[in-house]
The RNA shown here (c-di-GMP-I riboswitch aptamer) has 110 nucleotides and comes from an Acidobacteriota bacterium. The sequence was found by an Rfam model in a public genome assembly. The coordinates come from a structure-prediction model, not an experiment, and the mean pLDDT is 80.
């Protein structure tokens, strides 16, 4: 040095959760708070989960137009609007305490 982490030592981070403040949101930043973490320090390779637009479907409304004229109703054309979508796009984002991969690093038993 490298590997590898122990009822060692001296530390360090900081889940949920709450407060405030910033994002259309996934969420992200201070404080408090500790469930845990030997890299739960960085960093985003390869995925993976979530979000947001875009487009396509779409129950279901609403306007209109035809059927000799009027009304009604049906059904149908055409417009818009539309909660939802386990569809699509090689869009844009989030997280990495999900795994993977790079990278630095504190100790020193076995």
């Nucleotide at each position: 040095a490298c590997a590898c982490g122990a009822u060692a030592a001296g530390g360090g981070c900081a889940a949920a959760c709450c407060u405030g403040c910033c994002g259309c949101g996934a969420g992200g930043c201070a404080g408090g708070g500790a469930c845990g973490c030997a890299a739960a320090g960085c960093c985003g390779u390869g995925a993976g989960u979530c979000u947001c637009c875009g487009u396509c479907g779409a129950a279901g409304g609403c306007g209109u137009g035809a059927c000799g004229c009027a009304u009604c109703a049906u059904c149908c054309g055409c417009g818009c609007c539309g909660a939802c979508g386990c569809a699509c796009g090689c869009g844009a984002g989030a997280c990495a305490g999900u795994c993977u991969g790079g990278u630095u690093g504190c100790c020193g038993a076995a």